[in-house]
RNA sequence: UGCGGGAUAGUUCAGCGGCAGAACGUCCGGCUCUGGACCGGAAGACCGAGGUUCGAAUCCUCGUCCCGCAG
Numbered sequence: 001u002g003c004g005g006g007a008u009a010g011u012u013c014a015g016c017g018g019c020a021g022a023a024c025g026u027c028c029g030g031c032u033c034u035g036g037a038c039c040g041g042a043a044g045a046c047c048g049a050g051g052u053u054c055g056a057a058u059c060c061u062c063g064u065c066c067c068g069c070a071g
Stems, first nucleotide, its partner, number of pairs: 001070007010024004018054001026042005047063005
């Protein structure tokens, strides 16, 4: 430098253009003599900027960063 893949909650991952979910973690409550385990509940995210569309995490363009391949 070129090509390919990736970036979604604190972490690991889902998510055929139509409400953004799960697990673990965190917080609150229940249970318990206390803690853990268990049970109930809550907060919390689409890498950035444009474009297409009635509607974009999803499609297009340009960036940033990470991984791989080639040189």

A computed fold for a 71-nucleotide RNA from an Actinomycetota bacterium, annotated as transfer RNA.
It matches the Rfam family "tRNA". Rfam classes the family as a transfer RNA. From the family's description: Transfer RNA (tRNA) molecules are approximately 80 nucleotides in length.
Its mean pLDDT, the model's own confidence on a scale to 100, is 84.
RNAcentral holds the sequence, with entries from ENA.